[in-house]
RNA sequence: GCCCCUGUAGCUCAAUGGAUAGAGCACUGGCCUUCUAAGCCGGUGAUAGAGGUUCGAUUCCUCUCAGGGGCACCU
Repeated sequence: GCCCCUGUAGCUCAAUGGAUAGAGCACUGGCCUUCUAAGCCGGUGAUAGAGGUUCGAUUCCUCUCAGGGGCACCU
């Protein structure tokens, strides 16, 4: 330098054009308990950034950013 893949909550993952973006763990409030843990009922919290297509974008297209992989070049 070229090509490919990935980017969603604090973490691991769903949602592949349509209803309020969901789940587990974590965090937190309450119940329970002598206390803690466990259990039960709630709550907070996210689409990497910008633009485009569309009635409608997490999803499709372009550019940028970040991470990973392969190839090439040099020594």

A computed fold for a 75-nucleotide RNA from Parcubacteria group bacterium CG_4_9_14_0_2_um_filter_35_11, annotated as transfer RNA. Its mean pLDDT, the model's own confidence on a scale to 100, is 80.